[in-house]
Context: one part of a larger RNA
């Protein structure tokens, strides 16, 4: 000098854009943060209103609605944090002939016919509660057999191509076992049922995307850590996994690593980047982005395409809460917010209008993701605090050699302007929407459905905000640090090695440009200084 997620002191007008617990991965009151589908399924209120009434009630609408249940998909994304981790965790370059991949896209072949349950519900019972037991009934795109069997898979017997010689790929015959589910619209039909479109479903091939595993190289400190290792190193055989492998197991061998730093200890998420520097390098890992790890602490599996799962389950522990003492409930390192810690870090806000996500044919619902608003000079940037003119160089202050000098065109005065502020009026873009309706074309038996294009119409949290126009008055808006040298800027008074200053050198003991005040000056300016940290 530059920089900062800064803090502190003094001061403070406005706006834009960004940023905002670096400390206790400390404990958490309260609310919200993951639901959705009635076009999968069965069942189905209350309240209110109307009518009738023998005043007991009945009935219609509310309503096939609400709230539940079975079932499907999603809760593995999105959001948070950096505890752990010195490791194939990360970065980069590869391998997978050792692998998986829901939803999505393309293609192939199908979707026949049966059965038995379990919730909800009703009854009985237990419990303070949380919750549970039992009997009975029932549906399905829930579950289980049977048929079919393209393809894929398994075993056996052949043939061919490639090969890293481990194997891979293609192909013939044969054997075995393994599938499925319906919903909605339109048309035909008296019905049963059929046709078609669409959304699903089953088996498979390919793709895309995502993920697993393995390998080379790279990036901290300590040798006052020098030897470490028995599933250890390798083999054979098995188990396990989507998959290789001591990943696990039985047996066999005795190996494996190490001064090119093993092992041990300390510290630490890694990277793109960021800061600095001419560069080399050094430092750093806030915000944004990629990857990893974690979710009160430790362990475990279940479900699933995917988890060993932040707002799922089980066990143990610590803590908090409820209890009828028998037993139960909980997990903010989601968004706000509270206590605590600290030099220090914000609102228990609005909206799903946009972007994106989940579910749904859709309408739509949910979304503290997100978009906005609030607070804070925390930072960067922009603007303003007026402009022109004005010499009796006014008054006043300070200094003085008492002549004057200086503050100083500064003020006053005169002429203007209106950014910001205030008042009134107008007033957005962000919405090309999606959906719906309609027209045309294509598809079609079809004016169903679907696809494409055009037109109409609806929807804005921010927000009556930004912006624009008019009016108003110079009226409401400047401080902070420094002035001995380094280092731009000097005099007076007070003090008298005192009080004090100080980044270094050093000032102060009676004329202190170094302390304190004043006048003047210098620097920066809505900031200026100080402290801390980095280069």
């Nucleotide at each position: 000098g530059a920089g900062c997620g800064a803090a502190c002191g003094u001061u403070a007008g406005c706006g834009g854009c960004a940023g905002g617990c670096c400390u206790a991965a400390c404990a958490c009151a309260u609310g919200c943060a993951a639901g959705u589908c009635g076009a999968g399924c069965g069942a189905g209120a209350a309240u209110a209103g109307g009518g009738c009434u023998u005043c007991g009630g009945c009935u219609c609408u509310u309503a096939g609605u609400a709230a539940a249940g079975c079932g499907g998909c999603g809760g593995a994304c999105g959001g948070g944090u950096g505890c752990g981790u010195a490791a194939c965790a990360c970065g980069u370059a590869g391998a997978u002939a050792a692998u998986c991949u829901g939803c999505c896209c393309u293609c192939u072949a199908g979707c026949g016919g049966g059965g038995a349950a379990c919730a909800a519900c009703a009854g009985u019972c237990c419990g303070a509660a949380a919750g549970g037991a039992u009997u009975g009934c029932u549906a399905a795109u829930g579950c289980c057999g049977c048929a079919u069997g393209u393809c894929a898979c398994u075993g056996c017997a052949g043939g061919g191509a490639c090969u890293c010689c481990g194997g891979u790929c293609c192909u013939u015959g044969u054997u075995g076992g393994a599938a499925a589910a319906g919903g909605g619209g339109c048309c035909c039909g008296c019905a049963a049922g059929g046709g078609u479109c669409u959304c699903a479903c089953u088996a498979g091939a390919g793709g895309a995307u995502g993920a697993g595993u393995c390998u080379g190289c790279g990036g901290c400190c300590c040798a006052u850590c020098a030897g470490c290792u028995u599933g250890u190193u390798g083999g054979c055989g098995g188990g396990g996994u989507a998959a290789u492998g001591g990943c696990c197991c039985a047996c066999c061998a005795a190996g494996g690593c190490g001064a090119a730093g093993a092992c041990g200890g300390g510290u630490a998420g890694c990277u793109g980047g960021u800061c600095u520097g001419a560069g080399a390098g050094g430092a750093u890992a806030a915000c944004c982005a990629g990857c990893c790890a974690c979710a009160c602490u430790g362990g475990g599996a279940c479900u699933g395409a995917g988890a060993c799962a932040c707002g799922g389950c089980c066990c143990a522990g610590a803590c908090u809460c409820c209890u009828a003492c028998g037993g139960g409930a909980g997990g903010c390192a989601g968004c706000a917010g509270u206590g605590g810690g600290g030099a220090a870090u914000a609102u228990u806000g609005g909206a799903c209008a946009a972007u994106g996500g989940g579910c749904g044919c859709a309408a739509g619902c949910c979304u503290g993701a997100u978009c906005c608003a609030g607070c804070c000079a925390u930072g960067c940037c922009g603007c303003g605090u007026g402009a022109g003119u004005g010499a009796u160089g006014a008054a006043g202050g300070u200094c003085u050699u008492c002549g004057g000098a200086u503050c100083g065109u500064a003020a006053a005065g005169c002429u203007c302007u209106g950014u910001g502020g205030g008042a009134a009026g107008g007033g957005a873009a962000g919405a090309u929407a999606a959906a719906a309706g309609u027209a045309u074309a294509c598809c079609u038996c079809a004016u169903a459905c679907g696809u494409a294009u055009g037109c109409u119409c609806u929807u804005g949290a921010c927000g009556g905000u930004a912006c624009c126009u008019u009016c108003u008055u110079a009226g409401c808006a400047a401080g902070c640090a420094c002035c001995g040298g380094c280092u731009a800027a000097c005099u007076c008074u007070g003090u008298g090695c005192c009080a004090g200053c100080a980044g270094c050198c050093g000032c102060g003991g009676u004329a202190a440009u170094a302390c304190a005040g004043a006048g003047g000056g210098u620097g920066c300016a809505a900031a200026c200084g100080u402290u801390g940290c980095u280069c």